[in-house]
Molecule: SAM riboswitch aptamer (S box leader)
Organism: Chitinophagaceae bacterium
RNA sequence: UACUUAUCAAGAAAGGCAGAGGGUAAUGGCCCGAUGAAGCCUUGACAACCUGCUCCUGACAACAACGUCGGGAGAAAGGUGCCAAUUCCAUCCCCACAUUUAGUGCGGGGACAGAUAAGUC
Numbered sequence: 001u002a003c004u005u006a007u008c009a010a011g012a013a014a015g016g017c018a019g020a021g022g023g024u025a026a027u028g029g030c031c032c033g034a035u036g037a038a039g040c041c042u043u044g045a046c047a048a049c050c051u052g053c054u055c056c057u058g059a060c061a062a063c064a065a066c067g068u069c070g071g072g073a074g075a076a077a078g079g080u081g082c083c084a085a086u087u088c089c090a091u092c093c094c095c096a097c098a099u100u101u102a103g104u105g106c107g108g109g110g111a112c113a114g115a116u117a118a119g120u121c
Stems, first nucleotide, its partner, number of pairs: 002120007013043005021032003026091004044083001046081001049079003053074008087113001092110004097105002
């Protein structure tokens, strides 16, 4: 990089360096930014995907303790992630409503794409 599965309307700050961009395909919007963007460092928080931990529970094994596999709850040690706005909104398809009958507007659902985690190659 590719593939598979799950989640994506919640949540979460300061300081230092730095000095103009940023909002994670593209396009169009709309936002954020010298009251300091991106990036780097330090500390802290949020969260609960993975590992480990505690408790409950089912099966097997073991006649106790212990163990293996599965399910649930909890805390948050470690591995990631993350700390503006729904993945900031829309684009493609379907449904419904409205009227101005127009590649129109609003609402709902799905898809595409993207992000993160775990696994496989």